The part of an RNA shown here (small-subunit ribosomal RNA, 3' major domain) has 475 nucleotides and comes from an uncultured prokaryote. Rfam family: Bacterial small subunit ribosomal RNA. The full RNA is in RNAcentral, with records from ENA.

[in-house]
Context: one part of a larger RNA
This record gives sequence, C1' cells and structure tokens, in this order.
RNA sequence: UGACGGGGGCCCGCACAAGCGGUGGAGCAUGUGGUUUAAUUCGAUGCAACGCGAAGAACCUUACCUGCCCUUGACAUACUGAGAACUUUCCAGAGAUGGAUUGGUGCCUUCGGGAACUCAGAUACAGGUGCUGCAUGGCUGUCGUCAGCUCGUGUCGUGAGAUGUUGGGUUAAGUCCCGUAACGAGCGCAACCCUUGUCCUUAGUUGCCAUCAUUUAGUUGGGCACUCUAAGGAGACUGCCGGUGACAAACCGGAGGAAGGUGGGGACGACGUCAAGUCAUCAUGGCCCUUAUGGGCAGGGCUACACACGUGCUACAAUGGGCGGUACAGAGGGUCGCUAACCCGCGAGGGGGUGCUAAUCUCACAAAACCGUUCGUAGUCCGGAUCGGAGUCUGCAACUCGACUCCGUGAAGUCGGAAUCGCUAGUAAUCGUGAAUCAGAAUGUCACGGUGAAUACGUUCCCGGGCCUUGUACA
Repeated sequence: UGACGGGGGCCCGCACAAGCGGUGGAGCAUGUGGUUUAAUUCGAUGCAACGCGAAGAACCUUACCUGCCCUUGACAUACUGAGAACUUUCCAGAGAUGGAUUGGUGCCUUCGGGAACUCAGAUACAGGUGCUGCAUGGCUGUCGUCAGCUCGUGUCGUGAGAUGUUGGGUUAAGUCCCGUAACGAGCGCAACCCUUGUCCUUAGUUGCCAUCAUUUAGUUGGGCACUCUAAGGAGACUGCCGGUGACAAACCGGAGGAAGGUGGGGACGACGUCAAGUCAUCAUGGCCCUUAUGGGCAGGGCUACACACGUGCUACAAUGGGCGGUACAGAGGGUCGCUAACCCGCGAGGGGGUGCUAAUCUCACAAAACCGUUCGUAGUCCGGAUCGGAGUCUGCAACUCGACUCCGUGAAGUCGGAAUCGCUAGUAAUCGUGAAUCAGAAUGUCACGGUGAAUACGUUCCCGGGCCUUGUACA
C1' cells in the first nucleotide's frame, strides 16, 4: 500500500421488511447429470452451466457409430498431355461409384496458339469441427451503470509511498459547494444519440371525414379542418415564488405547465478482477494425422431410460367450465411469397383463382372483457395425460423420429414439506397478436398491444456493494 475481520461509523440496492404472484407436490415439454449404447458428436458446470452455443437433429444439417468406397484428393495455386463447355439414354449397385451411349464443335487469334471449363498424369501441396482458451487475437460474461480508476508538476517522507482523491455539507453520481500543500488534467458520471409523452409549421396518398351532397360500405364527388403518417422546430432550465441552509451547493413546499427536478424507456459498461468462457463462428503460434485423425455415400445415432436436478407449459376449478350473441388493439411479415370472394368437408384441409413488390391487396375473426343461458361442489359438464381407430398437410421419404384434425378412451391432480424465486406502475398478475429460424416442425426466444392491482412503517437483521477508520503472526 492492499486484502481480510462472527471490529467500528456513514450510505446504497426488490438486500431485508410490507405486499402480490409463483417454483418445490401432479401430468407433460425442454435442458443437464447419471446410466445404457456400436454411437448415444462436441462444448457450457456456484452466483456468472443446465428452453445455454442450437433463430428450429426425419435425409441434409452432423462434427458421432456401422458398413461400402477414394487417395494430388470435395476445395486453392503452379506444370504436362488430351478434349470446348455442356448434354441424351441404358445397365449394375443401398448409394457413392463403375460401365456403355446420343447430340454438340462455340469465343478470341499475329493461325504458333490463347481464355473459361472438363478429364488424365506427376510433384510441390491441399485437407483436419484433431490437441492445447494455461501460447494467442478478436468477441463475450461477471463484479456493475457500482462511482470509482489514474496522471503531470509541486510539497512531505531515507524509502516503499503519501498528498491531491481526506475533512464539513450535498447528490443518483469523485454531482456540486465550502475548506484545504496542493494546483491542474485524463478515463469514467452527466450531457450530446434513439424512442415515448404536449404543441406548432410544412405536406395530403394508399391515410382521415367536421361541414355539403351520395352510398350497403369514406363507396363516390368534395375537403385536408380532425386523426394519422414523417420531416423540421418549440418545450423543462431548480427558470419563477416562499421556506430551510453557511450570504454556498442543495433540499422542502408552491405556481404555471402536456410533462418538474435524471419526466418514462433504450443504446452506451472506466482502470481492472475471475490463467472466467470460446482453438467447434472466424483468425492464429506450437504439436499431431497424411491410402488417414483427410474425402464421398447408405443406414443408424444425437429422440435411449431404473433414476436425480434446473427452466417452463397445463391444471387442480364457480373471480370457473360449456353454449349463443356482440365490441375494441398495436407491432410485424409477404413474389421460390401472402392469398380474397365463392364452393366442398364436422374439422385439419381441399378446390378456386382475384388482388398485392403493399398506409392500396393479404396473413387477419384479436382474446380476456361485456350481455344472456346452463352446470351446483362432484374427481364433476373440472382436468386433460395415455391409448385405440380414422384422416389432413409438408416433404424423394414421417418405421426408428414430424405437426395438426375428428371419433372414442379419460390417468395423476382437491393448491403442494424443508426450502426458494420474480416484481415498486402502466410495473406485477392476466389475455391474446406477430416475427426470426424454417419445406415441415415452439409450452422456447424476441417483439407487440388489451385489462390492470397490492404494498413500502422502516434499515435491527440476511445478501451484495461504496467511502472513512481500526486490528492483523496474511501478500
């Protein structure tokens, strides 16, 4: 100087408390451990691994296993020889591949040949998701959006170092003020950026409709007021008033205002810590393989199952289930696509073919809510697992191993032990909607809106963190 203390002081955080809803019990989904297996590819492992890499394993993916094949190789550069490239058909085979076969002679040319491509040969080489993340770059997590981390000159100290950065106030903040052997400065904080909340101006189609006509319908004429869209501005600064304070910084209350003291949300992550994670995104040193640890193909596996754990979904019901009627979003996607009207089917879906490269057409009926009716506390008109049968769709192909529909079947489950998690407001809870990936395949992820709470006395205690101080046999 740090680190540590079941030392002290001050302060903060959904850290506790006060509340609301869960997890832990059930069934299923998914990930992991373990076990099994020819293989169940690999990585991630307290917080900070475990719906994680994977924004999507039937083949492919795929790295694993079994079997069948190739050896200058699937891919790159260089050399030689031949042939344009390319293309049709048949046979063997699980296919890779092997054999046979048809059409075709193009482009440039100094007529030597050349360019692109294919085949054969030989050698340099290719190739490796092989090892090392404890050799690395890059990227990322974490402490933590915590308020810290440092430097120059000066001063003090023999020196390591100290001072500044401590102190008194204050703040979300090393934020600001005052004091001060320090005076200044840098990286962080804040602001600048995006979005949302109010108003104005400009613009008015594909958007909108107050007034005037018209209509089943903003449909049409008309209008651009309003809504909206999207560009530019205005607006909030403790600016104003009162009080407290040290005449400061600031705090408390008020006015005006759409908004008030960082208005809400996002992006943004200092010096560093964990030899944290990643050699399997990529790049890369070293090591290793080179008729194989490289390459091709078929089938299988990654989907196994006594069990254990994590994360979720659905429930156990009446604030509910069923049936009928009826209302209101936002944000997205669409030409290898989204698909209307209409017809068929109980339905998944099929037929159909209109419109749309989209404020025009379409996915697309939002659902909870509301109105009416039924059920009456029951393993039920709750719950839907499991299983049988019949189908639909995607796709060469749904056996291992897809999703969905209909009929039947109708398991556990009556609110969950110890323990444990999230959340402070348009939040929790609850309800639907969309997108990425994607042929198909979400209870996951990311986004969107609808309805919409309760509680916070307080900081003694648990956890984590910041500053000062003290002890130490630790570095």